[in-house]
Bacterial RNase P class A from a marine eukaryotic metagenome, 347 nucleotides, folded computationally. The coordinates come from a structure-prediction model, not an experiment, and the mean pLDDT is 75. It matches the Rfam family "Bacterial RNase P class A". Gene Ontology terms of the family: tRNA processing, dimeric ribonuclease P complex and ribonuclease P activity. The family's RNA type in Rfam is ribozyme. Of the family's consensus pairs, 95% are formed in the model.

RNA sequence: GAAGGACGUGUGAUCGCUGGUAUGCAAAUAUCAGAGGAAAGUCCGAGCACCGCUAGGAAAAGUGCCUGCUAACGGCAGGGCAAGGUGACUUGACGGAAAGUGCAACAGAAAGUGUACCGCCAAAUUUUGGUAAGGUUGAAAAGGUGAGGUAAGAGCUCACCACUUAUAUUGGUAACAAAUAAGGUAUGGUAAACCCCACUUGGUGCAAGGCUAAAUAGAGGAGCUCAGUUUCCUAGACAGCUCCAGGGUAAGCUGCAUGAGCUAAUUGGUGACAAUUAGCCAAGAUGGAUGAUCACAGAUACUUAUUAUUUAUAAGUAGAACAGAACUCGGCUUAUAGUCCUUCUUU
Numbered sequence: 001g002a003a004g005g006a007c008g009u010g011u012g013a014u015c016g017c018u019g020g021u022a023u024g025c026a027a028a029u030a031u032c033a034g035a036g037g038a039a040a041g042u043c044c045g046a047g048c049a050c051c052g053c054u055a056g057g058a059a060a061a062g063u064g065c066c067u068g069c070u071a072a073c074g075g076c077a078g079g080g081c082a083a084g085g086u087g088a089c090u091u092g093a094c095g096g097a098a099a100g101u102g103c104a105a106c107a108g109a110a111a112g113u114g115u116a117c118c119g120c121c122a123a124a125u126u127u128u129g130g131u132a133a134g135g136u137u138g139a140a141a142a143g144g145u146g147a148g149g150u151a152a153g154a155g156c157u158c159a160c161c162a163c164u165u166a167u168a169u170u171g172g173u174a175a176c177a178a179a180u181a182a183g184g185u186a187u188g189g190u191a192a193a194c195c196c197c198a199c200u201u202g203g204u205g206c207a208a209g210g211c212u213a214a215a216u217a218g219a220g221g222a223g224c225u226c227a228g229u230u231u232c233c234u235a236g237a238c239a240g241c242u243c244c245a246g247g248g249u250a251a252g253c254u255g256c257a258u259g260a261g262c263u264a265a266u267u268g269g270u271g272a273c274a275a276u277u278a279g280c281c282a283a284g285a286u287g288g289a290u291g292a293u294c295a296c297a298g299a300u301a302c303u304u305a306u307u308a309u310u311u312a313u314a315a316g317u318a319g320a321a322c323a324g325a326a327c328u329c330g331g332c333u334u335a336u337a338g339u340c341c342u343u344c345u346u347u
Stems, first nucleotide, its partner, number of pairs: 001344007009297007017034007036322001040333002043331005048205004053236006060201005065079005080094001081092004095196002100194002102190002117135002119131005143161006162185001163183005169178003209254004220244005228238002261280008300318007
């Protein structure tokens, strides 16, 4: 240098706060527990709840190499190809350009079934013809190296590469790789441009939802029945619905934490992970608890002294970053003082 992982303060006392359990008429007493690796972002996915009728089609949105894991994902694991790096490794918005449309400013001679400014060659006389090897411009000028050939040149021809297509060959589940054959091969580049192809996709969210109590104006207006039931269309099914203005309530309980849960061992697997067995229950607030003080220790750093001077001991000083749950979980991304461990690469 590269990759992966761990910790990210501890113990005791006193006082205080929230919840559970036991006792108690109650007050209260005892005991147990009490904020993270990201709790952040709200970028994805789902569980759960409610609403939505079903089927087909269109639109819209998302993903985009192959094979696996997972409840699922735009996530993770392993592999392929490409690019970067001496290397360990890292990154990839990685399907299609011969279906079509579009775009490439300026510069330059010319920006696509292209062009001739300089240059080279030939004739001729200041023009004409040939050329695209060399030079200019540019992000990009229409394969590379070498040989032959030519008036001068050019895949013009050849050899080896590169490229395109094919394969009933070999290896691999596959992406793909190798090999062989044919072709002189660019009507090039670009799709996080439109587009085409394949797959997937209802909405709202705990301020969801349910129950109890209380209060008021069973007082109004407009439209529709061919409305409405997912953005549209078609078919079937169901059926009263949409909008405007006004009045009352906003209190309590629940949802509320037993989970795609956690830990350990064994087995299988390269791995993500899976199965089996055993054990554990670890916050539930609601203007919002999880705290304050003191003492000791303390990762680590600095200073001094001694010493075996790469080490160890003693003393002193300082002493932890980013940061606070609110329905739950799986990911991704971002912030992070400092210390430690393992493996690999280079000099």